[in-house]
RNA sequence: AUUCUCAUUCAACAUUAAGGAACGAACCUGGUCAGGCCUUGAGUGGAGCAGCCAUAAGUUACCUGAUGUGUGGGUGAGGAUACC
Numbered sequence: 001a002u003u004c005u006c007a008u009u010c011a012a013c014a015u016u017a018a019g020g021a022a023c024g025a026a027c028c029u030g031g032u033c034a035g036g037c038c039u040u041g042a043g044u045g046g047a048g049c050a051g052c053c054a055u056a057a058g059u060u061a062c063c064u065g066a067u068g069u070g071u072g073g074g075u076g077a078g079g080a081u082a083c084c
Stems, first nucleotide, its partner, number of pairs: 001081011012069006019062001021060003029054004037046002
């Protein structure tokens, strides 16, 4: 100097768990419900589409932990080979 093995560490990738965030329902969730509808002699009352708000399942990225994988690098130990 080259190469192999092992240990360890950093990163990468995969899986998984937790966390908060964003998105997230034509109808099949909730709230509020213009218009319109029903009720009433009227006042009023009722159900409720669109819209808006929130959210479920779920999705996305982020972060943290765990596990796995020579995928790459660092460090250490040991072996082999070559040269002086």
Source information: Predicted 3D model of an 84-nucleotide RNA (Bacterial small signal recognition particle RNA) from Acholeplasma hippikon. Its Rfam family is "Bacterial small signal recognition particle RNA". From the family's description: The signal recognition particle (SRP) is a universally conserved ribonucleoprotein involved in the co-translational targeting of proteins to membranes. Its family is annotated with signal recognition particle, plasma membrane targeting and SRP-dependent cotranslational protein targeting to membrane, signal sequence recognition in the Gene Ontology. Its mean pLDDT, the model's own confidence on a scale to 100, is 76.